The part of an RNA shown here (small-subunit ribosomal RNA, 5' domain) has 521 nucleotides and comes from an uncultured bacterium.
[in-house]
Context: one part of a larger RNA
RNA sequence: GACGAACGCUGGCGGCGUGCCUAACACAUGCAAGUCGAGCGGGGACUUAGAGAUGAAGUUUUCGGACGGAUUUUCUAAGUUCUAGCGGCGGACGGGUGAGUAACGCGAUUUUUCCUGUCCCUUACAGGGGGAUAACACCUCGAAAGGGGUCCUAAUACCGCAUGAGACCACAGCAUCACAUGGUGCAGGGGUCAAAGGAGCAAUCCGGUAAGGGGUGGGCUCGCGUCCGAUUAGCCAGUUGGCGGGGUAACGGCCCACCAAAGCGACGAUCGGUAGCCGACCUGAGAGGGUGAUCGGCCACAUUGGAACUGAGAGACGGUCCAAACUCCUACGGGAGGCAGCAGUGGGGAAUAUUGGGCAAUGGGCGAAAGCCUGACCCAGCAACGCCGCGUGUAGGGAAGAAGGUCUUCGGGUCGUAAACCUCUGUCCUCAAUGAAGAGCAAGAGACGGUAAUUGAGGAGGAAGCCCCGGCUAACUACGUGCCAGCAGCCGCGGUAAUACGCAGGGGGCAAGCGUUGUCC
Numbered sequence: 001g002a003c004g005a006a007c008g009c010u011g012g013c014g015g016c017g018u019g020c021c022u023a024a025c026a027c028a029u030g031c032a033a034g035u036c037g038a039g040c041g042g043g044g045a046c047u048u049a050g051a052g053a054u055g056a057a058g059u060u061u062u063c064g065g066a067c068g069g070a071u072u073u074u075c076u077a078a079g080u081u082c083u084a085g086c087g088g089c090g091g092a093c094g095g096g097u098g099a100g101u102a103a104c105g106c107g108a109u110u111u112u113u114c115c116u117g118u119c120c121c122u123u124a125c126a127g128g129g130g131g132a133u134a135a136c137a138c139c140u141c142g143a144a145a146g147g148g149g150u151c152c153u154a155a156u157a158c159c160g161c162a163u164g165a166g167a168c169c170a171c172a173g174c175a176u177c178a179c180a181u182g183g184u185g186c187a188g189g190g191g192u193c194a195a196a197g198g199a200g201c202a203a204u205c206c207g208g209u210a211a212g213g214g215g216u217g218g219g220c221u222c223g224c225g226u227c228c229g230a231u232u233a234g235c236c237a238g239u240u241g242g243c244g245g246g247g248u249a250a251c252g253g254c255c256c257a258c259c260a261a262a263g264c265g266a267c268g269a270u271c272g273g274u275a276g277c278c279g280a281c282c283u284g285a286g287a288g289g290g291u292g293a294u295c296g297g298c299c300a301c302a303u304u305g306g307a308a309c310u311g312a313g314a315g316a317c318g319g320u321c322c323a324a325a326c327u328c329c330u331a332c333g334g335g336a337g338g339c340a341g342c343a344g345u346g347g348g349g350a351a352u353a354u355u356g357g358g359c360a361a362u363g364g365g366c367g368a369a370a371g372c373c374u375g376a377c378c379c380a381g382c383a384a385c386g387c388c389g390c391g392u393g394u395a396g397g398g399a400a401g402a403a404g405g406u407c408u409u410c411g412g413g414u415c416g417u418a419a420a421c422c423u424c425u426g427u428c429c430u431c432a433a434u435g436a437a438g439a440g441c442a443a444g445a446g447a448c449g450g451u452a453a454u455u456g457a458g459g460a461g462g463a464a465g466c467c468c469c470g471g472c473u474a475a476c477u478a479c480g481u482g483c484c485a486g487c488a489g490c491c492g493c494g495g496u497a498a499u500a501c502g503c504a505g506g507g508g509g510c511a512a513g514c515g516u517u518g519u520c521c
C1' cells in the first nucleotide's frame, strides 16, 4: 500500500459498488420454463340466428275454448372465448457452484479428417393413398402414487406407393493435380431416399421436402507454456506399433481378432501432495512476487455412483432408468423427494443480506400477431463492508482575557476569541408546492417514484469520535501505584518524585470513522 475481511469504541447524509472465503452440510414454504387454438379432434362458457317443446300476464268468450306470446328448455348452425389431451418448438440457453481435475483442462498460436436446429442466399419439388392412437365414453384394480381392459375419432402425429433436379452406394470411363495411398472435376447406365399443411374473400403470407453455399455454434488433432516433493527411480499388457474389421458426425487401441515387442523416463516418467485455468486484480521504478471475490472467456459438476433414451445439440441442475445413503407419506401391499436457481430455515463459523416490487427498460423462449412466460435482468430493502463526495456552521464582532478545570515558584500561566453575547448564512435537515429524463415506431405502456431535481418557508437548531504523546515517531505535566497492578511492534518500562502502568489537564494524528488482528507485496 491492498482486502469479499473480522473484532473493539464511535456513528449525520448521499452517489456508485460489494456482501457464506467455513459444511459440494441438511433443507419447511413460495416462486425460478414455458408457449403455440393461424397443426388436430374433443369439451366448457357466452352471443346471435333458425327449428321444436313449454306455455305466464293480458284480450275475448256461446264458459268447452280461441287469440296471445313472456319465461324455461332441447337440437342445429355461425361467431367470440377458455383449454385437459395428441402434435410442434423451447426445456442442451439463461442462472448456480468450484467438489473433482496437474489434464490438450486452460492459455497463446497454428493446422484439418467432422457435424451444425433456428438464420441468410441459391436450385428443384410438394402427386395419390393407407392403417392406427390419445383425448372422450364405458368397465375395472389401488389407501395413494398410478395403472389395466373394451369401443370410437383427428392431425403439420405415423406408414407404404409415385416423381428424383439432387444426395448417397457399388460399377466402369475421361480429364487434371500429386512421389504415392489418393484428391478434384465431368459425363454414363444401375440401386436406395422426399414432402404438410394452415390463415385470408383474394392478392399474399407463414410453414413443408431434397440439395448446394454462407453464417453461427461445436467436436477432434499437433508442437509450445502451465505448482510442490527424489526421504517417490524405475513405470506400462490394450501397454507401443502394424494388418484386418467394428463403431463414430469424424481421425484414432475408441473397441475387437491376429501379428510383432515395443513405448515412457534424471530435459524427472511413475507415485504422493496441493489446485478449477485465463483476461485480469494487488504490490513493485521495473524485473519480479502474490491472488484468481465481484465483471468477462473456457472447463467441470448438479445428493453419491452408473447408464442410456429423445434430439441439430445432453451422457441432460428444476428429464428417464438402476443401485446406494438420507428424509417424508402409507390402509404395510407400496410410493414420493433432491435449493452448488431467487428468497428463506437449521447447522458450522470470527463472519456475510429481504421468504420485497416489476417485466417499464435490456435480453431470452414460444407465437403470424396481440401477447404469455422469464427470482435472467431492472429496481427497492438490510450492512460504514469498500471507494468517492458533503456536512456537523461560516463570516464579522466579542477580554471583565468571565465562570470552571488544570498547573503553579502563589506573582501568575494555560484551556482561550475558545465560550457566552450581537449580526449573518442555509449545504445537509424538517415541512409544503411543482415534478422529470430513462419510452424507440402513429399511439399506448415507468417497477424505481411523487424518487431525483427546482421553488418557498422554518430554524444554529438535529449531526464527532477514535488512537496516540520514552526512542523509532508528530505530541508533557500533575496525582495514584510501588518489580504490585499493569504496558509492550522492537528496544524495553514498573522495586517511593514513572513524560513508558492507571487517571486528569494539556498536546499530536486521522476523521464518520479510528484503532487492533489476519493475509499478500
Base pairs, nucleotide, nucleotide: 001520002519003518005517006516007515008514009513012390013389014388015387016386017385018383019382020348025346026345027344029343030342031341034089035088036087039086040085042083043082044081045080046079047078048077049076050075051074052073053072058067059066060065096301097300098299105226106225107224114218115217119214120213121212122211123210124209125208127161129159130158137150138149139148140147141146166193167192168191169190171188173186174185175184176183177182197206198205199204227273228272229271234264235263239261240260241259242258244256245255246254276298277297278296279295280291281290282289283288303324304323305322306321307320326337327336328335329334354380356379357378358377362376363374364373365372366371393424395423396422397421404415405414406413407412428462429458430457431456432455433454434453438448465510466509467508468507469506470491471490472489476505477504479502480501486493487492